[in-house]
Context: one part of a larger RNA
RNA sequence: GGCUUACGGAGAAUGCCUUGGUGCCAACAGGCGAAGAAGGACGCAACAAGCUGCGAAAAGCCUCGGAGAGCUGCAAGUGAGCUAAGACCCGGGGGUAUCCGAAUGGGGUAACCUGAUUCCGGUAAUACGGAAUCGACCUUAUCUGAAUACAUAGGAUAAGGAACGCGACACCCGCUGAAGUGAAACAUCUCAGUAAGCGGAGGAAAAGAAAGAGAAAUCGAUACCGUAAGUAGUGGCGAGCGAAAGCGGUAGAGCCCAAACCGAAGGUACUCCUUCGGGGUUGUAGGACCUCGACAAACUCGACCAUUGAUCAUAGUUUAACUACCUGGAAAGGUAGGCCGGAGAGAGUGAAAGCCUCGUGAGCGAAAUGACCAGUGGGAGUAAGAGGAAUCCUGAGUAAUACACCACACGUGGAACGGUGUAUGAAUCCGCGCGGACCACCGCGCAAGGCUAAAUACUAGUUGGCGACCGAUAGUGAACAAGUACCGCGAGGGAAAGGUGAAAAGAACCGCUGUGAGCGGAGUGAAAUAGAACCUGAAACCGUAAGUCU
Numbered sequence: 001g002g003c004u005u006a007c008g009g010a011g012a013a014u015g016c017c018u019u020g021g022u023g024c025c026a027a028c029a030g031g032c033g034a035a036g037a038a039g040g041a042c043g044c045a046a047c048a049a050g051c052u053g054c055g056a057a058a059a060g061c062c063u064c065g066g067a068g069a070g071c072u073g074c075a076a077g078u079g080a081g082c083u084a085a086g087a088c089c090c091g092g093g094g095g096u097a098u099c100c101g102a103a104u105g106g107g108g109u110a111a112c113c114u115g116a117u118u119c120c121g122g123u124a125a126u127a128c129g130g131a132a133u134c135g136a137c138c139u140u141a142u143c144u145g146a147a148u149a150c151a152u153a154g155g156a157u158a159a160g161g162a163a164c165g166c167g168a169c170a171c172c173c174g175c176u177g178a179a180g181u182g183a184a185a186c187a188u189c190u191c192a193g194u195a196a197g198c199g200g201a202g203g204a205a206a207a208g209a210a211a212g213a214g215a216a217a218u219c220g221a222u223a224c225c226g227u228a229a230g231u232a233g234u235g236g237c238g239a240g241c242g243a244a245a246g247c248g249g250u251a252g253a254g255c256c257c258a259a260a261c262c263g264a265a266g267g268u269a270c271u272c273c274u275u276c277g278g279g280g281u282u283g284u285a286g287g288a289c290c291u292c293g294a295c296a297a298a299c300u301c302g303a304c305c306a307u308u309g310a311u312c313a314u315a316g317u318u319u320a321a322c323u324a325c326c327u328g329g330a331a332a333g334g335u336a337g338g339c340c341g342g343a344g345a346g347a348g349u350g351a352a353a354g355c356c357u358c359g360u361g362a363g364c365g366a367a368a369u370g371a372c373c374a375g376u377g378g379g380a381g382u383a384a385g386a387g388g389a390a391u392c393c394u395g396a397g398u399a400a401u402a403c404a405c406c407a408c409a410c411g412u413g414g415a416a417c418g419g420u421g422u423a424u425g426a427a428u429c430c431g432c433g434c435g436g437a438c439c440a441c442c443g444c445g446c447a448a449g450g451c452u453a454a455a456u457a458c459u460a461g462u463u464g465g466c467g468a469c470c471g472a473u474a475g476u477g478a479a480c481a482a483g484u485a486c487c488g489c490g491a492g493g494g495a496a497a498g499g500u501g502a503a504a505a506g507a508a509c510c511g512c513u514g515u516g517a518g519c520g521g522a523g524u525g526a527a528a529u530a531g532a533a534c535c536u537g538a539a540a541c542c543g544u545a546a547g548u549c550u
Base pairs, nucleotide, nucleotide: 001549002548003547004546005545006544007543008542009541015535016499017498020470021469022467023466024465025464026463027462028461029459030458031166032165039100040099041098042055043054044053046078047077050074051073061094062093063092064091065090066089070082071081072080105114106113107112115134116133117132118131119130120129121128135164137161138160139159140158141157142156143155144154171202172200173199174198175197176196182189186236212219213218223250224249225248226247227246233241234240254451255450256449257395261278262277263276264275265274266273267272283429285394286393287392288391289388290387291386292385298382299381300380301379304378305377306376307375308374309373311371312370313369314368316364317363318362319361322337323336324335325334326333338355339354340344346358347357348356400424401423402422403421404420405419406418410436431446432445433444434443435442486493487492506534509521510520511519512518
């Protein structure tokens, strides 16, 4: 020095565990904000660094319910207190809520600086302190008022209104809008109206009651799913793109204006205009108008108000049934004999418990606030037809056409239909649009105004539940003071780190010592090689002892 064995050190794997994650399901909720949000800064406790809670009324105040003996958060300790006049705790409502932040009196390097007006306190008077108001935008009114004479722009004031920002990298609508890529290169094309940017909204959004579909003498608002169908088409007919009707389902709901005409008020250029009320709303045309007729019961309500009730949510509450012996530190284990069960889901308890605890199953429950549903009352709407007549009305810089484009599955094509820009520019029910150039015939519909639940999309959040999901190098980056420590001027990047024991019973006392660390006794404990550097404690690595080889 090698090897072997034993015992240790160091080390942290492994096993077991789970407070945390993760995916999905259901229900709820789908917003918060100038009544100042989200998010922060700074404070608030007897002692208080962090987290939590709260706001100068500061780990809290008032009130209404619940609950019932303890309590002063995590979090010990000391001290001082609270509580049957019901504390602490849980829930409903209210009060307070510094400063910053849309931040909004002005400014500003966020959490700071500094004003004006009115009022109050204070002072001899100032000072000083306190409260309220003072932002931009829109509408209306009034007063002012440039270049520039009238005027207009602009300004000021008052009243009223709405609203700014945040939120899920979600869903929806609109505007703007790529490239990598594919075409085995590349230009039309594709990727793709995608990503990204901007604006807007809602709990959904959008769409929506036919100037439709399209071939059936048919259907009958919209949306979504399945199919039709990778079909018809489109396409450097390349790569690719790619319908619709129909059929089967989910859901189901229809309405309101403008106009003609009538009335009222106001203005007035004197026959028009404005406002309000009535009327009226469609395509087998309808309405106005004229005649006859009905006229108050009935029906409907998605929007509003009041009220009552049910249900649900936000605290809770009642609740069955087991003992003995044995082993053991401990019984829930074993043995013996029982019991409950609308409850043998699950968790905890010193090992493995239907009957020990919490629960579970089955019931019960709200002063207050909210949701939804129903009833009632108010309110709103519908609520008549028949005949006549052929006077009036039925959405105009619109339809259409030309040019340039877009969008339609459809790339300009024979390219309809729909939309936009520029130019031109109709008809008026004996009318107008459409049925994929166009024409005829035959059909379908009624543009140029508007609203509309449900079926559909999504999930930051709340509650409950589930998992051939993870189990601390996994699962979230984060089971721990985690978006923390730390890094970066900054945008931004971004960790490591869980486990004594059933219970602290966390080692009184003695000894060595630097009255250090550490250790040895003693004691606790089932165990201390469970001693806080604490469950288990592999390997590399380092020792001690013995054996053996050279």
Large-subunit ribosomal RNA, domain I from Neoakkermansia glycaniphila, 550 nucleotides, folded computationally. NCBI's taxonomy places the organism under Bacteria, Verrucomicrobiota, Verrucomicrobiia, Akkermansiaceae, Neoakkermansia. Model confidence (mean pLDDT): 82 of 100. It matches the Rfam family "Bacterial large subunit ribosomal RNA".